[in-house]
The RNA shown here (small-subunit ribosomal RNA) has 1472 nucleotides and comes from an uncultured bacterium. Its Rfam family is "Bacterial small subunit ribosomal RNA". The prediction has a mean pLDDT of 85.
RNA sequence: CCAGAGUUUGAUCACCGGCUCAGGAUGAACGCUAGCGGCAGGCCUAAUACAUGCAAGUCGAGCGGCCCUUUCGGGGGCAGCGGCGAACGGGUGCGUAACACGUAAGGAACGUACCUCCGAGCAGGGGACAACCCCGGGAAACUGGGGCUAAUACCCUAUGAUGCAACGGGACCGCAUGGUCAUAGUUGUUAAAGCCUUCGGGCACUUGGAGAUCGCCUUGCGGUGGAUUAGCUAGUUGGAGAGGUAACGGCUCCCCAAGGCAAUGAUCCAUAGCUGGUCUGAGAGGAUGAUCAGCCACACUGGCACUGAGACACGGGCCAGACUCCUACGGGAGGCAGCAGUAGGGAAUAUUGGGCAAUGGGCGAAAGCCUGACCCAGCCAUGCCGCGUGGAGGAAGACUGCCCACUGGGUUGUAAACUCCUUUUUUCAGGGAAUAAAAGCGGGAUAACUUCCUGCCGUGAAGGUACCUGAAGAAUAAGCACCGGCAAACUACGUGCCAGCAGCCGCGGUAAUACGUAGGGUGCAAGCGUUGUCCGGAUUUACUGGGUUUAAAGGGUGCGCAGGCGGGCUUGUCAGUCUGUGAUGAAAUGUCAGGGCUUAACCUUGGCGCUGUUGCGGAAACUACAAGCCUUGAGGGCUGUUGAGGUAGCUGGAAUGAAUGGUGUAGCGGUGAAAUGCGUAGAGAUCAUUCAGAACACCGAUUGCGAAGGCAGGUUACUAGACAGCAACUGACGCUCAGGCACGAAAGCGUGGGGAGCAAACAGGAUUAGAUACCCUGGUAGUCCACGCCCUAAACGAUGGAUACUAGAUAUUGGCCUUAGGGGUCAGUGUCCCAGCGAAAGCGGUAAGUAUCCCACCUGGGGAGUACGCUCGCAAGGGUGAAACUCAAAGGAAUUGACGGGGGCCCGCACAAGCGGUGGAGCAUGUGGUUUAAUUCGAUGAUACGCGAGGAACCUUACCUGGCCUAGAAUGCGCGUGACCGGUUCAGAGAUGGACCUUCCCUUCGGGGCACAAAGCAAGGUGCUGCAUGGCUGUCGUCAGCUCGUGCCGUGAGGUGUUGGGUUAAGUCCCGCAACGAGCGCAACCCCUGUGGUUAGUUACCAGCGAGUCAUGUCGGGGACUCUAACCAGACUGCCUACGUAAGUAGAGAGGAAGGAGGGGACGACGUCAAGUCAUCAUGGCCCUUACGGCCAGGGCUACACACGUGCUACAAUGGUCGGUACAAUGAGCAGCGAAGUCGCAAGGCCAAGCGAAUCUCAAAAAACCGAUCUCAGUUCGGAUUGGGGUCUGCAACUCGACCCCAUGAAGGUGGAAUCGCUAGUAAUCGCGCAUCAGCAAUGGCGCGGUGAAUACGUUCCCGGGCCUUGUACACACCGCCCGUCAAGCCAUGGAAGCUGGGGGCGCCUGAAGUGGGACCUAACAAUCUCCCGAGGGCGAAACCGGUAACUGGGGCUAAGUCGUAACAAGGUAAC
Repeated sequence: CCAGAGUUUGAUCACCGGCUCAGGAUGAACGCUAGCGGCAGGCCUAAUACAUGCAAGUCGAGCGGCCCUUUCGGGGGCAGCGGCGAACGGGUGCGUAACACGUAAGGAACGUACCUCCGAGCAGGGGACAACCCCGGGAAACUGGGGCUAAUACCCUAUGAUGCAACGGGACCGCAUGGUCAUAGUUGUUAAAGCCUUCGGGCACUUGGAGAUCGCCUUGCGGUGGAUUAGCUAGUUGGAGAGGUAACGGCUCCCCAAGGCAAUGAUCCAUAGCUGGUCUGAGAGGAUGAUCAGCCACACUGGCACUGAGACACGGGCCAGACUCCUACGGGAGGCAGCAGUAGGGAAUAUUGGGCAAUGGGCGAAAGCCUGACCCAGCCAUGCCGCGUGGAGGAAGACUGCCCACUGGGUUGUAAACUCCUUUUUUCAGGGAAUAAAAGCGGGAUAACUUCCUGCCGUGAAGGUACCUGAAGAAUAAGCACCGGCAAACUACGUGCCAGCAGCCGCGGUAAUACGUAGGGUGCAAGCGUUGUCCGGAUUUACUGGGUUUAAAGGGUGCGCAGGCGGGCUUGUCAGUCUGUGAUGAAAUGUCAGGGCUUAACCUUGGCGCUGUUGCGGAAACUACAAGCCUUGAGGGCUGUUGAGGUAGCUGGAAUGAAUGGUGUAGCGGUGAAAUGCGUAGAGAUCAUUCAGAACACCGAUUGCGAAGGCAGGUUACUAGACAGCAACUGACGCUCAGGCACGAAAGCGUGGGGAGCAAACAGGAUUAGAUACCCUGGUAGUCCACGCCCUAAACGAUGGAUACUAGAUAUUGGCCUUAGGGGUCAGUGUCCCAGCGAAAGCGGUAAGUAUCCCACCUGGGGAGUACGCUCGCAAGGGUGAAACUCAAAGGAAUUGACGGGGGCCCGCACAAGCGGUGGAGCAUGUGGUUUAAUUCGAUGAUACGCGAGGAACCUUACCUGGCCUAGAAUGCGCGUGACCGGUUCAGAGAUGGACCUUCCCUUCGGGGCACAAAGCAAGGUGCUGCAUGGCUGUCGUCAGCUCGUGCCGUGAGGUGUUGGGUUAAGUCCCGCAACGAGCGCAACCCCUGUGGUUAGUUACCAGCGAGUCAUGUCGGGGACUCUAACCAGACUGCCUACGUAAGUAGAGAGGAAGGAGGGGACGACGUCAAGUCAUCAUGGCCCUUACGGCCAGGGCUACACACGUGCUACAAUGGUCGGUACAAUGAGCAGCGAAGUCGCAAGGCCAAGCGAAUCUCAAAAAACCGAUCUCAGUUCGGAUUGGGGUCUGCAACUCGACCCCAUGAAGGUGGAAUCGCUAGUAAUCGCGCAUCAGCAAUGGCGCGGUGAAUACGUUCCCGGGCCUUGUACACACCGCCCGUCAAGCCAUGGAAGCUGGGGGCGCCUGAAGUGGGACCUAACAAUCUCCCGAGGGCGAAACCGGUAACUGGGGCUAAGUCGUAACAAGGUAAC
């Protein structure tokens, strides 16, 4: 001393990878809020422009003069001459990529006023200029002329050195030039100023030396982006000389030479003051350079010099330019990037404050003066730090608020009230600092002083502030953000993909913990949030510390210069390396230990640190260097071997096509099917001969060779490599390789050939909705050769090269050895696999393992390998290679599903084989649509449509119209009253209203029943939401599946089990197996039916016995039979044969009533379809409450151009009609079934027995059978429709019932495309019963029995399903996903005629100030003229970088636009 999380998926990964968050920081800004104090900080933008004031003066003890005053001693002031200062202090960051800065050195190449020390001096003269006076010019600024004058101003002379210069010796030293030293030498030359005084002296001055300080110059190293900037340079590089400077130097000049810099990045462009430090980080790093400190640069812009110790000078000068101001138009003035302040810009940054009291600075002998440096105050929550907004008690757990399961509870909450206490803060009153030490004057100490001691005097802006004391009184003081996950914190209401939120993922479409509000909560707190920026997290640029088979990423391959790296031994050196020591690394900052403010922040003392640079000394292992040696790396030699290695030539046969000739006749060809095409002018076929070009069957392979691309008939020549064996040679000669050079499939390009086949383009034919395709017929470039270009590929092992090491097995190619072995060894080529590696798939001695070296490359997806620039190319195009903008993913591997016009196996009335239907007609019924006041509502592929409805004339009824009611038509509770009911009558369509009659019951005496009236809790709703729900149901599907526990495998999703081999109707069973077991399903258990038995015997039955009748189980009786209804038995592949390990299968097997599940039913796994139902019922939420509730009448649900579904009846002779005759079962019945009798043609009526039913009734079964008739026709088929007349039910058959009779007699002659059901007592056909129900629209539904078939070869195909496997870019799961053009909107961007701006360079012209040179003139200065350079200005040509632009190109984004269907499955033509 190092923390992670969210987000790609249906899910997974110890995957890749981006985006986002939590932390810290800030000269900040914005929003809401705000009690106090301390300490800090405060124009980051316009180096934009500035009004006003202040920011540098001082000295009378240098000088003359003038003024004021005076106590006449003096005091004060002023401009000027003179001195010092003004080069400091203060500001800013424009410029600058540089010796500017940092660090370490050097100056033997230098300067330094004031200060300190040491030495020597300060003599004698002179002439001016300001001030002042006079005269002028000017608007002003200012200035000209004349005259007088002083000095510490200036000049001359003297003296003078150890100074300087020249000459010339010596000693010592060093680092090359050279330095130092002293004493001698000689010659030349250069100084000065005074003032004050207490008379002691003090301060100045001159000269020399030394020091200190501050500067100047030189050098090593260090710190930035672009190569889409690759070449730059003429004073350039060097030399000799001269000039210049304080000093070195091309600093400048003449001459000479031709150098200098650059891939270790010159030049150019862009950006930027540098550092100590600051922020962050575990660190390494990254970012930054406010405040404080060091250095640099700048002072309106550009240039220049003067003065001076020091400047090329922020508040000095000259010139030019831009701008502002004044002006009398002639000319002048100015420079806040000093402190305040103003305007402007901006998201944004303060007072035109006080004071020199302190610290520091300038001047002065000093007093002192000056000082926007500084010290303070003001403003600002800008930051850091501290304090407070009260403390203790207090449950009736108060009220309000909010929530809920709502008589009530929870929460707010000990919170409040209330009681006691405290007084920081606040207000008032009183007291009240430190910061002050000096200086000055006096005295003393001392050798002396400016030092020390001491006395006196006297100084505070801040400030009556800090602080202290007292009084009053909880009194004056809390907000902000958040509460879906990340991430601490949840409810209600409102809203309803709206309004809005959002850092990422994402919330919002009527039950939102995600919006808004409230209550509650969480977190911080005088602040809290938001935004911006930096670091962190991010190992996401990886030095520490990453990668490149498939995720982004190995260059197409080789050769190879520079560079990087490099075998063994010995010796030496000591550059790297290590070590000791010295110097430095300013202070501040950091850190440790202390100290001072009540604490802290803050301040301060000491130590450490500052990881750096450098000097000196030492060590010698490693690297390096030098020398010598070695053989194992590398090379070479000899012998042998191998191969589609390369280049050039020669040559062969088959096939194809063509030509010619022969034979021969009608087709050939082609396809899914066709057509285009060829052919009677003779094709195709076949035979013969000839020609052409291209490619090389068999051998041939899992083979071989090559660096890669690539290489294949045979043969010859030339040529390159590899390998093995031998061990005589060289002696590290090696590996890799940026740039460079060479090679480099196919296509393409140029020139010239060649052209058989094939075949882009193109043409035609098909296909198709279209078909610019796939298929077919043709066909040109091209494919081939030579030469020259191009230089790219999924140039792939998607795997760079080299070396070494690390278990095995097996196959094969080429050598060698061999004991001949299934042996050994070397070099290659493959496969399997251990360890190890890997996200996994996989790799695994041919590594993707373990290591080393070198090169190349990657850093989210898209935009884009695009644009621009450069470069290569004849072109096509290649190489290099961005950005804006946009998304939160894009991706890898593997998993489970689903899907496939993938594969395998299997099943089902799925097809096929059959039988009968539907679709055509009429009618019934349901639905859609339309209509309507209403035609109530729901159901809508399969899985709605004779469905909810198993009974719509009223009722039902939910709909419409109209008339009415409002605690309501029904229910519960409680209060009051005592009737209520019933009957009659009137009005009305009725509901309802009015009138009249009548009038309580029970009781345990508490009350209860019933009814009415008012009011309350409460009602009512077929109103909405089946996408809030329960329950119930449909469907996949009676399909055979769906899971779990433990174990095992896998990082994980998950797998295994459940897969496999058999078998079954079946995940049924057997065998095997890292599985072993288990559950829900299957099957069985249940019911009906088929056989038998036992028991029982009425209402059922009647064999035998008896009785009776015209007849009948009618009667006695019987318990045999049928039957009834309870219990048993029976079937299990149990037996046989065959097959098989077994499970099991097969057999017209046996037996048996029944045989392999005997037939049928009930029974429906995990789940799917947000399937259906809020209108059966229940129910959350929402909605209505004189109505969306309730009552009534009438109407509607029955409408009708039409469309569909489901049915009935038919179309007829296997039939219709008439007559006769036979045989069932299930059921139902008292508001019922209703016999018999009788009437009616009939429906039915009348009367009426029996029966609550094995007793009576419905009840006749019908088809069938027998007989008769009809004779193929719209009929003796068919019965619709319509007219008339009736019956029955019912309050009532008009809308709108059923039935009967008479009459009428429609369509229809077997039904297009298409489609449905059924595998045996089934289909088909025939009737019977029941529910609902007053009646009935029933042809429907549910049951019952009668008669009673045909067919199944088989699983290719259609549909559905199951299992295994495979592919996938699907997971809302193929009704999936998804691509491109076009159309629309928005955004950024490329090109572009042109327009416009910028910085810099080049050439030429002009040329201010000014230094320097010269001329002229001087005793000298000055003036004048001139030359070089020179800011600025102008002209010109060209390049570069921006802005803008008609038009134009593509790109990105955008719920529901157009056209197609390219990709993902074999994606329907495999993809690329």